[in-house]
């Protein structure tokens, strides 16, 4: 200098907005009942989206130890169980999807250092 590998799915928040539900606010109707139209997300809610740099738990992957099995000493190799690791990470603008917005996705991009 070059090249590979630093993974994956799950729930969860932060966070987003407004399809639906609820809330308000007008308008309709009305004896009761069962119902209806339009707006409002600078409405602390509820479905709902939702992190590469958040958090959890499962998996897988690698390294040590043990046990077992092929198989015969040993190695390889298969399989289980402990136990340890899977680093480091500042970040626009612009666009995209869904009802819509976003810390989603472009994208560990562009840039920075």
């Nucleotide at each position: 200098a070059g090249a590979g590998u630093u993974g994956g799915c799950g729930g969860c928040u932060a966070g987003g907005g407004u399809u639906c539900c609820g809330g308000c606010u007008u308008c309709a109707a009305u004896c009761a009942a069962c119902g209806g139209a339009a707006g409002c997300g600078a409405c602390c809610g509820g479905u709902c989206c939702g992190a590469g740099a958040g958090c959890c738990g499962c998996c897988a992957c690698u390294c040590g130890u043990g046990c077992g099995g092929c198989a015969g000493a040993c190695a390889u190799u298969c399989g289980c169980a402990c136990g340890a690791g899977u680093g480091c990470a500042c970040g626009g603008c612009g666009g995209g999807a869904c009802a819509a917005a976003a810390g989603c996705c472009c994208g560990g991009g562009a840039g920075a250092c």